[in-house]
């Protein structure tokens, strides 16, 4: 220097270009003599700017961390 692969919620992790979810944590409420365990609901999230589209997490383009390869 180049080439590829990741960046979604506190975490691990889905999501054909059409309303962004799980499980776990988080809060509230039942249950318990309590706490754990359980049941019920319930908060919060697409790495930054630009483009394309009617309509982006999805496709382009450029730049940021992260990790692999080549010289």
């Nucleotide at each position: 220097c180049c080439c590829c692969c990741c960046a979604u919620a506190g975490c691990u992790c889905a999501a054909c270009g059409g309303c962004a979810g799980a499980g776990c944590a988080g809060c509230u409420g039942c249950c318990u003599u309590u706490u754990a365990a359980g049941c019920a609901g319930u908060u919060g999230g697409u790495c930054g700017a630009g483009g394309u589209u009617c309509g982006a997490c999805u496709c382009c383009u450029c730049g940021u961390g992260g990790g692999g390869g080549g010289a």
A computed fold for a 71-nucleotide RNA from a Minisyncoccia bacterium, annotated as transfer RNA. It matches the Rfam family "tRNA". Gene Ontology term of the family: triplet codon-amino acid adaptor activity. The RNAcentral record of the sequence draws on ENA. The source organism's lineage runs through Bacteria, Bacillati, Minisyncoccota and Minisyncoccia.